[in-house]
Context: one part of a larger RNA
RNA sequence: CGAUCUUGAAGGAACUAGGCAAAUUGCUCUCGUAACUUCGGAAGAAGAGAGACCUCGUAGUGGGCAACCAUUACGGGGUGGCACAGACUAGGGGGUAGCGACUGUUUACUAAAAACACAGGGCUCUGCGAACUCGCAAGAGGACGUAUAGGGUCUGACGCCUGCCCGGUGCUGGAAGGUUAAGGAGAGGGGUGCAAGCUCUGAACCGAAGCCCCAGUAAACGGCGGCCGUAACUAUAACGGUCCUAAGGUAGCGAAAUUCCUUGUCGGGUAAGUUCCGACCUGCACGAAGGCGUAACGACUUCCCCACUGUCUCCAAGAUCGACUCA
Numbered sequence: 001c002g003a004u005c006u007u008g009a010a011g012g013a014a015c016u017a018g019g020c021a022a023a024u025u026g027c028u029c030u031c032g033u034a035a036c037u038u039c040g041g042a043a044g045a046a047g048a049g050a051g052a053c054c055u056c057g058u059a060g061u062g063g064g065c066a067a068c069c070a071u072u073a074c075g076g077g078g079u080g081g082c083a084c085a086g087a088c089u090a091g092g093g094g095g096u097a098g099c100g101a102c103u104g105u106u107u108a109c110u111a112a113a114a115a116c117a118c119a120g121g122g123c124u125c126u127g128c129g130a131a132c133u134c135g136c137a138a139g140a141g142g143a144c145g146u147a148u149a150g151g152g153u154c155u156g157a158c159g160c161c162u163g164c165c166c167g168g169u170g171c172u173g174g175a176a177g178g179u180u181a182a183g184g185a186g187a188g189g190g191g192u193g194c195a196a197g198c199u200c201u202g203a204a205c206c207g208a209a210g211c212c213c214c215a216g217u218a219a220a221c222g223g224c225g226g227c228c229g230u231a232a233c234u235a236u237a238a239c240g241g242u243c244c245u246a247a248g249g250u251a252g253c254g255a256a257a258u259u260c261c262u263u264g265u266c267g268g269g270u271a272a273g274u275u276c277c278g279a280c281c282u283g284c285a286c287g288a289a290g291g292c293g294u295a296a297c298g299a300c301u302u303c304c305c306c307a308c309u310g311u312c313u314c315c316a317a318g319a320u321c322g323a324c325u326c327a
Base pairs, nucleotide, nucleotide: 001322002321003320004319005318006317007316008315010313011312014311019308027051028050029049030048031047036041038157052079053078054077055076056075057074058073059072060071061070062069063068080084092306093305094304095303097301098300099298100297104116105115120155121154122153123152124151125150126149132141133140134139158293159292160291161290163224164223165222168221169220170217171216172215173214174213177212178211179210183206184205188201189200190199191198192197225243226242227241228240229239252286253283264280265279266278267277268276
């Protein structure tokens, strides 16, 4: 000097990105226990007290014929220690907000999460030799199932809800019409030949799906405006005008896991708060399979408080093992 431990005056998070690490708590019984809530929970909430041993008594329980043995609860009195769940083992707690409902799953070896899954919800395909998947095929799975079934896809408990746009792209439907291949058809023309013929070419016309076209469809892919003016202080604009669009963002939420300007402004908490909480709305660039809430849950993330502490002010001493010195 290092590793692993133990202890520490006064203070007690001043440390730090962050209480990381450590400390605190820890068992049983009795009492007691808030908001909120899906009435199950939250809850071991929080918080308070008791606990050893000796002795006396009361009431039991089990075994036994009985004597008696074992054992439980309660009450009275007393004894010793710094300390009685005496060692070991053995939850720190509370409040706020975000995200995800939950238990689960995951990057074997830097990520455990807000990611995945999930029950529940929707759309869509599939009538059975099903759709779909594997295979060249036979065949197999689906399924010894049959639409309350099976496949695909999106969402993700629950509560309240889920607005407008079908112009584009996709999908579905459409006995008309347009376009359209092989093929059919064969007017006409060319080569050759004396000719019959052989051969080449070829206009109308008839030809499918597809595309065009006409509709439907957004819990399909997606999209959801601009400028100007206006009220008897000012400010603002319920109101009006105008341009464009397929339609111009509804409810709810909002400086947000989304806000650039920004440490926005106001309020709360602190002596002091770029974080946090509550508001405001000027949403650079929220918004409805998703939005907004939500009890319970979480080795998730944020901020605060109590307790506790060598994290720190500021380090010190000790133990063991190394390093080091000498032999």

Large-subunit ribosomal RNA, domain IV from a metagenome, 327 nucleotides, folded computationally. The full RNA is in RNAcentral, with records from SILVA. Its mean pLDDT, the model's own confidence on a scale to 100, is 89.